[in-house]
RNA sequence: GGGGUCAUAGCUCAGUGGUUAGAGUGAGGGAUUGCAGAUCCCCAGGUCACUGGUUCAAAUCCGGUUGGUCCCU
Numbered sequence: 001g002g003g004g005u006c007a008u009a010g011c012u013c014a015g016u017g018g019u020u021a022g023a024g025u026g027a028g029g030g031a032u033u034g035c036a037g038a039u040c041c042c043c044a045g046g047u048c049a050c051u052g053g054u055u056c057a058a059a060u061c062c063g064g065u066u067g068g069u070c071c072c073u
Base pairs, nucleotide, nucleotide: 001072002071003070004069005068006067007066010025011024012023013022018056028042029041030040031039049065050064051063052062053061
């Protein structure tokens, strides 16, 4: 230098065009327990990397940028 792939909650990920963006785990509060753990309940937490485009409608499709990773040279 060229190509593939990935970027969504603190972390690991789901969501492949439409109705309020979700799960597990973790944080906070409560129940239970002699204390703790485990279990159960509640709650907070999001610029869907950035930017532009397509569309009535974009986390999702397209272009560009940035960053991670892999391959080629």
Molecule: transfer RNA
Organism: Schizosaccharomyces pombe